[in-house]
Context: one part of a larger RNA
RNA sequence: UGACGGGGGCCCGCACAAGCGGUGGAGUAUGUGGUUUAAUUCGAAGCAACGCGCAGAACCUUACCUACCCUUAACAUUCAGCGACCGCUACAGAGAUGUAGUUUUCCCUUCGGGGACGCUGGGAUAGGUGCUGCAUGGCUGUCGUCAGCUCGUGUCGUAAGAUGUCUGGUUAAGUCCAAUAACGAGCGCAACCCUUAUCCUCAGUUACCAGCAUUAAGUUGGGGACUCUGGGGAGACUGCCGAUGUUAAAUCGGAGGAAGGCGGGGAUGACGUCAAGUCCUCAUGGCCCUUACGGGUAGGGCUACACACGUACUACAAUGGUAGAGACAAACCGUCGCGAAAUCGCGAGAUGGAGCUAAUCGGUAAAACACUACCCCAGUUCAGAUUGGAGUCUGCAACUCGACUCCAUGAAGGUGGAAUCGCUAGUAAUCGCUGAUCAGCAAGCAGCGGUGAAUACGUUCCCGGGCCUUGUACA
Numbered sequence: 001u002g003a004c005g006g007g008g009g010c011c012c013g014c015a016c017a018a019g020c021g022g023u024g025g026a027g028u029a030u031g032u033g034g035u036u037u038a039a040u041u042c043g044a045a046g047c048a049a050c051g052c053g054c055a056g057a058a059c060c061u062u063a064c065c066u067a068c069c070c071u072u073a074a075c076a077u078u079c080a081g082c083g084a085c086c087g088c089u090a091c092a093g094a095g096a097u098g099u100a101g102u103u104u105u106c107c108c109u110u111c112g113g114g115g116a117c118g119c120u121g122g123g124a125u126a127g128g129u130g131c132u133g134c135a136u137g138g139c140u141g142u143c144g145u146c147a148g149c150u151c152g153u154g155u156c157g158u159a160a161g162a163u164g165u166c167u168g169g170u171u172a173a174g175u176c177c178a179a180u181a182a183c184g185a186g187c188g189c190a191a192c193c194c195u196u197a198u199c200c201u202c203a204g205u206u207a208c209c210a211g212c213a214u215u216a217a218g219u220u221g222g223g224g225a226c227u228c229u230g231g232g233g234a235g236a237c238u239g240c241c242g243a244u245g246u247u248a249a250a251u252c253g254g255a256g257g258a259a260g261g262c263g264g265g266g267a268u269g270a271c272g273u274c275a276a277g278u279c280c281u282c283a284u285g286g287c288c289c290u291u292a293c294g295g296g297u298a299g300g301g302c303u304a305c306a307c308a309c310g311u312a313c314u315a316c317a318a319u320g321g322u323a324g325a326g327a328c329a330a331a332c333c334g335u336c337g338c339g340a341a342a343u344c345g346c347g348a349g350a351u352g353g354a355g356c357u358a359a360u361c362g363g364u365a366a367a368a369c370a371c372u373a374c375c376c377c378a379g380u381u382c383a384g385a386u387u388g389g390a391g392u393c394u395g396c397a398a399c400u401c402g403a404c405u406c407c408a409u410g411a412a413g414g415u416g417g418a419a420u421c422g423c424u425a426g427u428a429a430u431c432g433c434u435g436a437u438c439a440g441c442a443a444g445c446a447g448c449g450g451u452g453a454a455u456a457c458g459u460u461c462c463c464g465g466g467c468c469u470u471g472u473a474c475a
Stems, first nucleotide, its partner, number of pairs: 001475002003472003007469007015459002019423005026314008034305002042053002064300007073125001077124002079121005087102006106115003127289002130287003136283002138278003141274001143272001148187006154163003167178003193266004198234007208223002212221002237260001240254005316416001320375005332363003337356002342351003382413001387408007429451007
């Protein structure tokens, strides 16, 4: 100087407390461990691995296993020779591939040749998701959006170092003020960026419709007010008033205001820590394989199943279930696409093909809630697992191993031990909708809106963190 202490002081955080809802019990989905297997590819391991890489394993993917094949090779550069290449047919085969046959006669040219493609041969070489993340780059997680981490000059100390960065206030903040052997500065904080909340202005189609006319319908004429869209501006700064405070910084209350003291949300992550993660995104040193640890194909596996754990979904019902009637979103996507009307089917869906490269057309319908009727507390008109049968769709192909529909079947489950998690407001809870991936497949993920709470006395305690100080058999 740090680190540590079941030392001290001050302070903060859904850290506790006060509340609301869960997980842990059941069934299922999904990931992991274990076990099994020819293979169940590999990685991730307290927080910070475990719905993680995987924004989507039937084939492909695919790295794994088995079998059958290739050896200058599937891919790149190069040399020599031959030929346009491609395509088509037959046979064998699971296919890769092999054999046989057939068709065709490319482009440029200085007529020497060159180019592209294919075949054969040769060596240099290719190739490796093989090992090492403890050789590395890059990228990422984490402490933590915590308020810290440092430097120059000066001063002090023999020196390591200290000071500044301490002290008193204050702040979300090393934020600011006062004081001060320090005076300044840098990376962080804040602000600048995006979005949302109010208004003005410009513009008015595909959006809008107050008044006028019109219609089944903003449908049409028309309008430029309103909504909305998207350009430009205004607006919030403790600016104003009062109180407190050191005449400070600031805090508390108030006014005006759409908004008040960082208005809400996002992006933004200092010096560093964990030899944290990744050689299987990519790049790369070294090592290793080279008729195989490389390459091709078919089938299988990654989907196994006495069990254990994590994360979710659905429930256990009456704030409910079923049936009827029926009003209101936002955001997003669409031409290899979205696919309307109409018709058929109980339904998944089929036929159909209008319109749309989209404020025009389509996905598109919102759902819960509220209203009406039945159910009357039961393993039920709760719950829906499992199983049988019949189908639909995608796709060469749904057996291993897809999603969905209909009929039947109707399991566990009556609110969950010890323990443990999230959340402070348009939040929790609850309800649906969209998108990426994607032929098909979402209970996951990323977004969007609808309805919409309770509680916070407080900082004694648990956990994590910041500053000062103290002790030290630690470095």